About this RNA
This is a predicted structure of a 332-nucleotide RNA (Bacterial RNase P class A) from a Burkholderiaceae bacterium. Rfam family: Bacterial RNase P class A. Rfam describes the family as follows. Ribonuclease P (RNase P) is a ubiquitous endoribonuclease, found in archaea, bacteria and eukarya as well as chloroplasts and mitochondria. Its best characterised activity is the generation of mature 5'-ends of tRNAs by cleaving the 5'-leader elements of precursor-tRNAs. Rfam classes the family as a ribozyme. Taxonomically the source falls in Burkholderiaceae (Bacteria, Pseudomonadota, Betaproteobacteria, Burkholderiales). The sequence is in RNAcentral, with records from ENA. Of the family's consensus pairs, 97% are formed in the model.
RNA sequence: GAAGCAAGCCAGACCGCCGCUGGUGCAAGCGCCGAAAGGCGGCACUGGAGGAAGGUCCGGACUGCACAGAGCAGCGCAGCGGCUAACGGCCGUCCGGCGUGAGCCGAGGAUCAGAGCAACAGAGACGAGUCGGCGCCGCAAGGCGCCGGGUGAAACGGGCAAUCUCUGCGCGCAGCAACACCAAGUAGGCCAGCGUUGACGUGGCUCGCGGAGCUGGCGGGUAGGUGGCACCGAGCCGGGCAGCAAUGCCCGGCCCAGAUGAAUGGCGGUCACGCCGGGCCCUCGCAAGGGGGCCCGGUGCACAGAAUCCGGCCUAUCGGCUUGCUUCACAC
Numbered sequence: 001g002a003a004g005c006a007a008g009c010c011a012g013a014c015c016g017c018c019g020c021u022g023g024u025g026c027a028a029g030c031g032c033c034g035a036a037a038g039g040c041g042g043c044a045c046u047g048g049a050g051g052a053a054g055g056u057c058c059g060g061a062c063u064g065c066a067c068a069g070a071g072c073a074g075c076g077c078a079g080c081g082g083c084u085a086a087c088g089g090c091c092g093u094c095c096g097g098c099g100u101g102a103g104c105c106g107a108g109g110a111u112c113a114g115a116g117c118a119a120c121a122g123a124g125a126c127g128a129g130u131c132g133g134c135g136c137c138g139c140a141a142g143g144c145g146c147c148g149g150g151u152g153a154a155a156c157g158g159g160c161a162a163u164c165u166c167u168g169c170g171c172g173c174a175g176c177a178a179c180a181c182c183a184a185g186u187a188g189g190c191c192a193g194c195g196u197u198g199a200c201g202u203g204g205c206u207c208g209c210g211g212a213g214c215u216g217g218c219g220g221g222u223a224g225g226u227g228g229c230a231c232c233g234a235g236c237c238g239g240g241c242a243g244c245a246a247u248g249c250c251c252g253g254c255c256c257a258g259a260u261g262a263a264u265g266g267c268g269g270u271c272a273c274g275c276c277g278g279g280c281c282c283u284c285g286c287a288a289g290g291g292g293g294c295c296c297g298g299u300g301c302a303c304a305g306a307a308u309c310c311g312g313c314c315u316a317u318c319g320g321c322u323u324g325c326u327u328c329a330c331a332c
Stems, first nucleotide, its partner, number of pairs: 001328010012271007020048007030041004050303001054314002057312005062175004069207004074171005079093005094108001095106004109166002114164002116160002131148007179227004189218006200210003235254008273300012
C1' cells in the first nucleotide's frame, strides 16, 4: 500500500422568527362544549423520537378468568457448562463443516422399544437376494452353508429421528380494544327453549372449582369520559471490584416523550460533510493521464417515525469514524 475479518460509535451543529404537544407553578373567577361524567381556553418556566421507535417472531412485567389446581391430548426446546425476571436470547467451551488466515456457520439427545423410508445402477435394497465356484441334503425341481466377482451412498450389516416415535425439560387461556371506575342507556321490555337431577364459566377433552342464569328471536339504543399511562424503572450516565466472558455487586450523579382525527414541525441565515460543473495554483510523468489545495455556482443528507412497558431476535439503512487482528506485495 492492497484485499479482508471482528467489535464499537455517529446519524449534521449553532442562531433568529412562527407554530404543535406534555408537565410543574401562579391564578381560582369567567367563558365555551356536553344530558352528565368530564374536557378546553390565561401567564411564567421547562421536557418533546430511534438505532432500529419497524416486522409483531420469541420471552417477561401487568390485568382478568379460582391466590390457576390434577391427568390426557397438543405445542416448543435439545452437545456440555454458565448468565438472566425469563427466553427459542447471550457468553464460554467441545465436536463437525467452510476459509491460506483473522474468523464464520451448525435443525449437534436416542435407531441393542416399535413402525416407516431409501432415486439411479444392480440378479437382488431391508418382510432380502442367488451372478460364479465349492460342500451337504434331495430321484429331480430345488433347498441350506461358506467363499468370490460386479453394481451402488449402503448388500443380514448398517443408514435416515429435517418421518412417526422414545427420553429429558418447559408451556393453563386471553390480551391495555386487558382491566377498574364514572356517566340518562352494551339499559329497561316482549316471546320461545334449556336450567340447582347443575344450564353456564374456567377459549381442546376429562376431573376439580365457581355457579343462577344461559341461548335464540322481536323491538329499542349506545359505542362518552377518567384511570391503567409515563418521573422511580429488570431506568440512564460515570467510576471501582469479581469473572476469560455474558453478567453481577458497590459508590457518586441524573429524572429523560407521551398522543388518541394521533404532538415532536416550518421558514431564513452561518458553518461542517458528500456529489456534480467551472476557474486558479502545487506536484508526479517524455506523453496520455493521475494526486492534492483554494475559490465560485448548483444539488444532496439514508432507513424510517413512539402508542401499556421492558429484554431479545430478525429485517431496512446515503455516508462517515475509532480500535484490534489476518493475508498478500514492496522497502529497510